Context: one part of a larger RNA
RNA sequence: CGUUAGAGUAUUGAGAGGAUUCUUCUUUAGUACGAGAGGACCGAGAAGAACAUGCCGCUGGUGUACCAGUUAUCAUACCAAUGGUAAACGCUGGGUAGCCACGCAUGGAAAGGAUAACCGCUGAAAGCAUCUAAGUGGGAAGCUCACCUCAAGAUGAGUACUCUCAUUGUGAAAACAAGUAAGAUCACGGCAAGACUAGCCGUUUAAAUAGGCAUCAAGUAGAAGUGUAGUAAUAUAUUAAGCUGAGAUGUACUAAUAGAUCGAGGA
Numbered sequence: 001c002g003u004u005a006g007a008g009u010a011u012u013g014a015g016a017g018g019a020u021u022c023u024u025c026u027u028u029a030g031u032a033c034g035a036g037a038g039g040a041c042c043g044a045g046a047a048g049a050a051c052a053u054g055c056c057g058c059u060g061g062u063g064u065a066c067c068a069g070u071u072a073u074c075a076u077a078c079c080a081a082u083g084g085u086a087a088a089c090g091c092u093g094g095g096u097a098g099c100c101a102c103g104c105a106u107g108g109a110a111a112g113g114a115u116a117a118c119c120g121c122u123g124a125a126a127g128c129a130u131c132u133a134a135g136u137g138g139g140a141a142g143c144u145c146a147c148c149u150c151a152a153g154a155u156g157a158g159u160a161c162u163c164u165c166a167u168u169g170u171g172a173a174a175a176c177a178a179g180u181a182a183g184a185u186c187a188c189g190g191c192a193a194g195a196c197u198a199g200c201c202g203u204u205u206a207a208a209u210a211g212g213c214a215u216c217a218a219g220u221a222g223a224a225g226u227g228u229a230g231u232a233a234u235a236u237a238u239u240a241a242g243c244u245g246a247g248a249u250g251u252a253c254u255a256a257u258a259g260a261u262c263g264a265g266g267a
Stems, first nucleotide, its partner, number of pairs: 001153001005164007015150004021049007033038001051107005059101004066094005071086006112144002118138004165266001167178004183262004187203005209255003212251005218244003225238005
């Protein structure tokens, strides 16, 4: 821009893409078959491999400053307690959220249709024979349908429901312009969304969007100070303490202010 007024929500599916895998074991059955050796079709059940999609309750990884330990050195006058730096975490032990796999869940199914090679039935041309000439059946991981995803720019522009309404100016009319409606955008607070865009949520007492605060979960592992024991290193009590990023619940304390713009009048 189009989709013949302008919007919102929900959809149909022309079409496109993805997936379609494989192995082993048990049983049928040591049966059919076979002199024996050997050894099935068909059917039933189970376990897995790789792959794909999703998720983080479990098991783990990461988690650049969340907790603790620790060496050297510098600083806070000193002790104690802390902070800085040590290749962009000094080193080490752990680790929430998020992200992830080594973790977990699910999937390939079943059924149908038309067929290929091939196998048939009936059957003439050609009194026989012949799956084919008329007619008719079976038959594959392949085709199609089925399963999953996208999808009306499918210009063939689809469908349903709901909302907004016949304003003003110029003009003879067509038309042009303006302010609006439903609605939308910007702006503002944000996000399990994100390179930017886009998407989604919220924007004030009929408000939990983010921050703060409170409580809790979770992490670390037993703070400092003081007391006690010991010559001391240290241990122990106060004390499952102290500290803590992303998590949960609650709470208007702070900030979502002020606003701006676009948007129909229906061949």